Context: one part of a larger RNA
RNA sequence: UGACGGGGGCCCGCACAAGCGGAGGAACAUGUGGUUUAAUUCGAUGAUACGCGAGGAACCUUACCCGGGUUUGAAUUGCUGAUGGCGAUAAUUGGAGACAGUUAUUUCCCUUCGGGGCGUCAGUGAAGGUGCUGCAUGGUUGUCGUCAGCUCGUGCCGUGAGGUGUCGGCUUAAGUGCCAUAACGAGCGCAACCCUUGCCGUUAGUUGCCAUCGGGUCAUGCCGGGCACUCUAUUGGGACUGCCAUCGUAAGAUGUGAGGAAGGUGGGGAUGACGUCAAAUCAGCACGGCCCUUAUGUCCGGGGCGACACACGUGUUACAAUGGGGGGUACAGUGGGAAGCUACCUGGCGACAGGUUGCGGAUCCCCAAAUCCUUUCUCAGUUCGGAUCGGAGUCUGUAACUCGACUCCGUGAAGUUGGAUUCGCUAGUAAUCGCGCAUCAGCCAUGGCGCGGUGAAUACGUUCCCGGGCCUUGUAC
Numbered sequence: 001u002g003a004c005g006g007g008g009g010c011c012c013g014c015a016c017a018a019g020c021g022g023a024g025g026a027a028c029a030u031g032u033g034g035u036u037u038a039a040u041u042c043g044a045u046g047a048u049a050c051g052c053g054a055g056g057a058a059c060c061u062u063a064c065c066c067g068g069g070u071u072u073g074a075a076u077u078g079c080u081g082a083u084g085g086c087g088a089u090a091a092u093u094g095g096a097g098a099c100a101g102u103u104a105u106u107u108c109c110c111u112u113c114g115g116g117g118c119g120u121c122a123g124u125g126a127a128g129g130u131g132c133u134g135c136a137u138g139g140u141u142g143u144c145g146u147c148a149g150c151u152c153g154u155g156c157c158g159u160g161a162g163g164u165g166u167c168g169g170c171u172u173a174a175g176u177g178c179c180a181u182a183a184c185g186a187g188c189g190c191a192a193c194c195c196u197u198g199c200c201g202u203u204a205g206u207u208g209c210c211a212u213c214g215g216g217u218c219a220u221g222c223c224g225g226g227c228a229c230u231c232u233a234u235u236g237g238g239a240c241u242g243c244c245a246u247c248g249u250a251a252g253a254u255g256u257g258a259g260g261a262a263g264g265u266g267g268g269g270a271u272g273a274c275g276u277c278a279a280a281u282c283a284g285c286a287c288g289g290c291c292c293u294u295a296u297g298u299c300c301g302g303g304g305c306g307a308c309a310c311a312c313g314u315g316u317u318a319c320a321a322u323g324g325g326g327g328g329u330a331c332a333g334u335g336g337g338a339a340g341c342u343a344c345c346u347g348g349c350g351a352c353a354g355g356u357u358g359c360g361g362a363u364c365c366c367c368a369a370a371u372c373c374u375u376u377c378u379c380a381g382u383u384c385g386g387a388u389c390g391g392a393g394u395c396u397g398u399a400a401c402u403c404g405a406c407u408c409c410g411u412g413a414a415g416u417u418g419g420a421u422u423c424g425c426u427a428g429u430a431a432u433c434g435c436g437c438a439u440c441a442g443c444c445a446u447g448g449c450g451c452g453g454u455g456a457a458u459a460c461g462u463u464c465c466c467g468g469g470c471c472u473u474g475u476a477c
Base pairs, nucleotide, nucleotide: 002477003475004474005473007472008471009470010469011468012467013466015462016461019425020424021423022422023421026317027316028315029314030313031312032311033310034308035307042053043052064303065302066301067300068299069298070297076126077125078124079123080122081121082120083119084118087106088105089104090103091102092101093100094099108117109116110115128292129291131290132289133288137286138285139281140280141279142277144275149188150187151186152185153184154183155164156163157162168179169178170177194269195268196267197266199237200236201235203233204232205231208227209226210225213224214223215222240263243257244255245254246253247252306444319418323377324376325375326374327373328372335366336365337364340359341358344355345354346353347352384415389410390409391408392407393406394405395404431454432453433452434451435450436449437448
């Protein structure tokens, strides 16, 4: 100087407390450990691994295993030699295919005639490697933590390591400011500048809208017309403790204050200082070194990554009456759409199929559910719950056996609110309800990322648990 303390002081955070809903018990989904296996490819392992890399494992992917091929090689490129085709189309033999052959048709270009281009074959130099090392590295990322800190120049103090500034009082979300001051200034962080949302104006008015006028329909902005309104897009304004009152030297604090759409950072996002963990990644990519080179490269068929006495994490569905079933009925937003989204009609109980229509889309389509009304069930392992299994089908795709999703009929398991313990959340939040997208032929999505609908309870307070900041004290580190 730090770090640490079951030392002290001050302060903060869903840290506790006050509340609401969960996990831990059940079934299933998914990831991991373990075990098994020919292989169950590899990585991630307290917080900071475990619905993580993977935003799509039937083949492919694929890196693993078994078997069969191949060796200048699947792709790119230089040199030497030989060759004139290579290739395409069709048929055909062996084979699981890769591949190895056979037959038929078609077949080079430029040229200064030296050769060159294009291709094949042989040889050779580069190849190729998801092989090892993240403890050789770049780049990127997690975490402490959006915590308020981390430093520098000059000066001053100290023999020096270093200190001061950055301490003290008050204040703030903040090393944010004010005052004081051997310090005076400055930088990286904080804040602001950026995006979005909430209010108002300006400009514009189609595909959006319809107040006024007219026309028309069973009905509908459907048509003429209009741009008032909504909305969409552009560009401005607006909030600054600015005003008032009280307290205070000031910074600032308080107020059921005024005005205002919004009030003290209005809400949300992006933004992550110096550094810590030899943290993670050589399997995204790049790269040093090492290793393989008829194989640790590469192609193909099949299998595996999906196994299952068990253990753990994350989720979904429930155990019911604030509910389940039947009938009727209303209202979104984000987004997506051509090998696509599909209105409407017909067939089918249905998944879906067959027609036909609109839309590369503010025009057409995908497109709601909880809600509300009515009826039934009456507390039961049930009209709760839906696992599992049997049968019959639909769709995608060469192909659903291992190993897809969905539909219909039947079957109807555990489960009656979950021990110790533990997680999230302070407002349009939690809880609850559905919808969209990426990946994608299809899908094991209950995951991830977004969107809107309905919409709470509680916070006395900082003694305690956890993490953090500042000052101080002890230390054999």
Molecule: small-subunit ribosomal RNA, 3' major domain
Organism: uncultured bacterium